[in-house]
């Protein structure tokens, strides 16, 4: 120096003139006015997860149904995170083939050296992705191809045995085979040796595989050596099985106040009943409930921001995060507020505006700054 990559911090600044809003205070009959002070994000976006709060409700149990899925931990909880394991993930460098181009050397070679590309193959660091529980409980799926999609025989290989023609070579029929080949995403482990008529875990070596032991780990698993020729393979984001775990609904929740109508009319069912508690069963609780038709008001006020909050030290922890100590207080609109103009720097302003509120996850983004960790080449 290059290259891959992850983390943190920012998201224009500054002066000046009008202009909007919260909250305090002081004037004012009030309408307002005058000071002080506060006032959109790293995603506020999606509404995808998990809460807090609030209602059914006085609160259960069981089926059904949804979710979740390696293992330890963190957390109010999670499908978050953090660390661990396993699997996949290098167009960077390097190694090994392959083909072909150029240079030398040689009398020539398919001969020797050598140069810069090119196609492949191996390799998996950091880091990143994983919908990572079971296929030896059953059912079910794979179009088309292709002989055949879980056990076949289209080219294709044997002619050992057997049969029948030939004088022989050989042909035929029977028969053997799944090692080559073709089809497909995928062809009944994978390479090599032997063996066989030709093959073929048929047999042996090495690798993959299974279960059992030892050994180290909480645990996922990882390592060893025996032993087994070895379950007819792949899909559970099919159904199903195992483990865990889940009431329903939602600030347009709900609570208060005031007002105005017509305490209207009809039909049903009625304690052996009706209603409600997501289906649906027990079980509990309440005494009226349920459908249509018509009429009133849709006003205020609260919920609504002091938080499972932020910040700094310190101590435990590999880390997420937790215990102590000190400090702060940082938007609450109500058809929805922070705009508009001017000047100057700069990093030329991208994606984008709170609606009760926390924690996450995804998505979309102009830049500037600073910090970590791999791999590479040259120098010392």
């Nucleotide at each position: 120096g290059a290259a891959g990559u992850u983390c943190g911090c920012u998201a224009g600044g500054c002066a000046g003139u009008c202009g909007c809003u919260g909250u305090g205070a002081a004037c004012g009959c009030a309408a307002g006015u005058u000071c002080a002070u506060g006032g959109a994000g790293g995603a506020a976006a999606g509404u995808c997860c998990g809460g807090g709060c609030c209602c059914c409700a006085u609160a259960g149990a069981g089926c059904a149904g949804g979710a979740u899925g390696c293992c330890g931990g963190c957390u109010a909880a999670c499908g978050g995170c953090c660390g661990g394991g396993c699997g996949c993930u290098a167009u960077a460098a390097g190694u090994u083939g392959c083909a072909a181009u150029c240079c030398g050397g040689g009398a020539a070679a398919u001969c020797c050296g050598g140069a810069a590309g090119g196609c492949a193959a191996c390799c998996c660091a950091a880091g990143g992705c994983g919908a990572c529980g079971g296929a030896a409980a059953g059912u079910g799926c794979a179009a088309c191809a292709g002989a055949a999609a879980g056990a076949u025989a289209c080219c294709g290989c044997c002619u050992a045995a057997g049969u029948u023609c030939g004088c022989a070579a050989g042909a035929a029929c029977c028969g053997g085979u799944a090692a080559g080949g073709g089809u497909g995403a995928a062809a009944u482990g994978g390479c090599g040796a032997g063996g066989u008529a030709a093959g073929a875990g048929c047999u042996c070596a090495c690798c993959g595989c299974g279960g059992a032991c030892g050994u180290g780990g909480c645990g996922a698993c990882a390592c060893g050596g025996a032993c087994g020729g070895c379950a007819c393979g792949g899909c559970a984001a099919a159904c199903c099985c195992c483990a865990u775990u889940c009431g329903g609904g939602g600030c347009a929740a709900g609570g208060c106040c005031a007002a105005a109508u017509a305490g209207g009319g009809a039909a049903g069912c009625c304690a052996u009943g009706a209603c409600g508690c997501u289906g649906c069963u027990c079980g509990c609780g309440u005494c009226g409930c349920u459908u249509c038709c018509g009429g009133g008001u849709a006003g205020g006020c609260u919920g609504c921001u002091a938080g499972a909050g932020c910040c700094c030290g310190u101590c435990g922890g590999u880390a997420a995060c937790g215990g102590c100590g000190g400090g702060c207080c940082c938007a609450g609109a109500g058809g929805a507020a922070u705009g508009a103009c001017u000047g100057c720097c700069c990093a030329a302003g991208a994606c984008a505006g709170a609606a009760c509120c926390c924690g996450g996850c995804u998505u979309a983004u102009c830049g500037g700054c600073g910090g970590a960790c791999u791999u590479c080449c040259a120098c010392u």
The RNA shown here (Bacterial RNase P class A) has 380 nucleotides and comes from a Betaproteobacteria bacterium. It matches the Rfam family "Bacterial RNase P class A". Rfam classes the family as a ribozyme. Its family is annotated with ribonuclease P activity, dimeric ribonuclease P complex and tRNA processing in the Gene Ontology. Rfam's curators write: Ribonuclease P (RNase P) is a ubiquitous endoribonuclease, found in archaea, bacteria and eukarya as well as chloroplasts and mitochondria. The sequence was found by an Rfam model in a public genome assembly.